[in-house]
A computed fold for a 97-nucleotide RNA from an Alphaproteobacteria bacterium, annotated as TPP riboswitch aptamer (THI element). It was read from a public genome assembly, where an Rfam model found it. The prediction has a mean pLDDT of 78. The source organism's lineage runs through Bacteria, Pseudomonadati, Pseudomonadota and Alphaproteobacteria.
RNA sequence: GCGCCGAGGCUGGGGUGUCCCCGCGAAGGGGACUGAGAUCAUACCCACCGAACCUGAUCUGGUUAGUACCAGCGAAGGGAGCCCGAGAUGCGCUUUC
Numbered sequence: 001g002c003g004c005c006g007a008g009g010c011u012g013g014g015g016u017g018u019c020c021c022c023g024c025g026a027a028g029g030g031g032a033c034u035g036a037g038a039u040c041a042u043a044c045c046c047a048c049c050g051a052a053c054c055u056g057a058u059c060u061g062g063u064u065a066g067u068a069c070c071a072g073c074g075a076a077g078g079g080a081g082c083c084c085g086a087g088a089u090g091c092g093c094u095u096u097c
Base pairs, nucleotide, nucleotide: 001093002092003091004090008083009082010081011047012046013045014044017033018032019031020030021029022028053078054077055076059072060071061070062069
């Protein structure tokens, strides 16, 4: 430089709970529930068109074994961004040094 593929790439943000049993125990071990994820990770979710997640909040009502679930609070206040269909990333071929 050309061709093929066709939705990501890079970087960053975030959560990891509840209940039961053993146990002196907030250590440790086992089990159950919900969830994308329930403690470690090359995972999962989310990144401004932002309900990922945090705050209010040990919130309110219902419900549940339970802080899971439903509704409210509430699109209230915060919350991590750039590149890319004008073709990224990747793959192949080729040119020059």